[in-house]
A computed fold for an 82-nucleotide RNA from an Oligoflexia bacterium, annotated as transfer RNA. It was read from a public genome assembly. Its Rfam family is "tRNA". Rfam links the family to the GO term triplet codon-amino acid adaptor activity. Rfam classes the family as a transfer RNA.
RNA sequence: GCCCACGUGGUGGAACUGGUAGACACGCAUGGCUUAGAACCAUGUGCCGCAAGGUGUGGGGGUUCGAGUCCCUCCGUGGGCA
Numbered sequence: 001g002c003c004c005a006c007g008u009g010g011u012g013g014a015a016c017u018g019g020u021a022g023a024c025a026c027g028c029a030u031g032g033c034u035u036a037g038a039a040c041c042a043u044g045u046g047c048c049g050c051a052a053g054g055u056g057u058g059g060g061g062g063u064u065c066g067a068g069u070c071c072c073u074c075c076g077u078g079g080g081c082a
Base pairs, nucleotide, nucleotide: 001081002080003079004078005077006076007075010026011025012024019065027045028044029043030042031041032040046055047054048053058074059073060072061071062070
């Protein structure tokens, strides 16, 4: 240099054919249980905001009524070829 795959909350990982993003698990927070803790159980947990609401899938742009998903470009990670 060329080719291929991938990039989603704090972590792993879903999201079907473009139609409610974050299911599920871990972690964390609060409460329960306990003499105390572990384990277990309940509730909550992306970000901003008192709330209403806004925003968010690596960055930017495009297509579409609608994009994590399709297209272009850039960045990053892994692999292959030379």